c-di-GMP-I riboswitch aptamer from a Methylococcaceae bacterium, 81 nucleotides, folded computationally. Taxonomically the source falls in Methylococcaceae (Bacteria, Pseudomonadota, Gammaproteobacteria, Methylococcales). Its Rfam family is "c-di-GMP-I riboswitch aptamer". Its family is annotated with cyclic-di-GMP binding in the Gene Ontology. The coordinates come from a structure-prediction model, not an experiment, and the mean pLDDT is 80. It was read from a public genome assembly, where an Rfam model found it.
RNA sequence: ACGUGUAAAAGCUAAACCCGCUGUGAGGCGGGGACGGAAAGCUGCGGGUCUUGAGGUACGGGAGAUAGCCGGGUUGUCACA
Numbered sequence: 001a002c003g004u005g006u007a008a009a010a011g012c013u014a015a016a017c018c019c020g021c022u023g024u025g026a027g028g029c030g031g032g033g034a035c036g037g038a039a040a041g042c043u044g045c046g047g048g049u050c051u052u053g054a055g056g057u058a059c060g061g062g063a064g065a066u067a068g069c070c071g072g073g074u075u076g077u078c079a080c081a
Stems, first nucleotide, its partner, number of pairs: 003080003012037002017032006035068001041074003045071003048066005
């Protein structure tokens, strides 16, 4: 370095729920809170799911959200028992 993660340790992150702000909405941000996580860091590139204006019989298409749904890309903590 690769690989591995049943153990230990150091940090990291923070679901549900509650409060505040914000958005038409899905959601986002801050505070509290921990179900979890070894990429639950970053990235909407592919698929999925969700929201939404117009139009519309429907399909479809547009604009968004989700990285803690699955892949891809990229960087990366600790240990080697």